Bacterial small signal recognition particle RNA from Candidatus Nitrosymbiomonas sp., 100 nucleotides, folded computationally. NCBI's taxonomy places the organism under Bacteria, Bacillati, Armatimonadota, Candidatus Nitrosymbiomonas. Rfam family: Bacterial small signal recognition particle RNA. It is annotated as a non-coding RNA gene.
RNA sequence: GGCCGGGUCCUGUGCAACGGGAACUGACCAACCCCGCCAGGCCCGGAAGGGAGCAACGGUACGUCAGCCGCCCCGUGUGCCGCAGGGACACCUGGUCUGA
Numbered sequence: 001g002g003c004c005g006g007g008u009c010c011u012g013u014g015c016a017a018c019g020g021g022a023a024c025u026g027a028c029c030a031a032c033c034c035c036g037c038c039a040g041g042c043c044c045g046g047a048a049g050g051g052a053g054c055a056a057c058g059g060u061a062c063g064u065c066a067g068c069c070g071c072c073c074c075g076u077g078u079g080c081c082g083c084a085g086g087g088a089c090a091c092c093u094g095g096u097c098u099g100a
Base pairs, nucleotide, nucleotide: 001097002096003095004094005093006092007091008090009086010085011084012083013082014081015079016078017076018075019074020073021072024067025066026065027064028063034059035058036057042051043050044049
C1' cells in the first nucleotide's frame, strides 16, 4: 500500500429499563332521582292485617385516596443488549497478500 471482515452511522425488529393507562386489593363513597330492610308517621280496613314509603342501618355503583408491577395495553435515542438489511471509507480494529 492492496483485499476481506467487524465496530462507530442509519432503518426495521426483538428484549430489558423507565413512565403512563387498564386490571386487582383495601379504605372512603348516594338526603331524593340505586338496591335491601324499613322505626316513626301516612293510607286502606269494623278488626285481623295489608300498602306505599321518609329517616336510620346495611350493601353496591360512579368517583377519590393508597397499595400492587405478577399479567395486559401504549410510549420514549433510557441501553448502545441481540438479530437482519442498508450506507460510508472519516476513525478504530482483526486477518491475509505484497513492497521498502